c-di-GMP-I riboswitch aptamer from Ammoniphilus sp. CFH 90114, 90 nucleotides, folded computationally. The coordinates come from a structure-prediction model, not an experiment, and the mean pLDDT is 89. Of the family's consensus pairs, 95% are formed in the model. The sequence is in RNAcentral, with records from Rfam.
[in-house]
RNA sequence: UAACGACAAAGGCAAACCUAAUCGAAAGAUAGGGACGCAAAGCCACGGGUCUAACGUUUCGAAUGAAACCAUGAUAGCCGGGUUGCCGAA
Numbered sequence: 001u002a003a004c005g006a007c008a009a010a011g012g013c014a015a016a017c018c019u020a021a022u023c024g025a026a027a028g029a030u031a032g033g034g035a036c037g038c039a040a041a042g043c044c045a046c047g048g049g050u051c052u053a054a055c056g057u058u059u060c061g062a063a064u065g066a067a068a069c070c071a072u073g074a075u076a077g078c079c080g081g082g083u084u085g086c087c088g089a090a
Stems, first nucleotide, its partner, number of pairs: 004088002012038002017033004022029002036077001042083003046080003049075003056069005
């Protein structure tokens, strides 16, 4: 240095849930509270998966509307990949 990951040390992040005269069509995100957990649960939508379905398309209907399909939306705490990084036992 790399691989690796301790009943080590110093720390870090923050699930569910609650709140918000917040953003969003929604999924979800943001802020505060709160800790289930996490050795990258730091960052990045490149590949796959999953979630939502506004717009769009099709069908039904006289119509309001309903149903189905569909990411360009989301998810990095779904997996893989890329990249940066604390410590140093076996």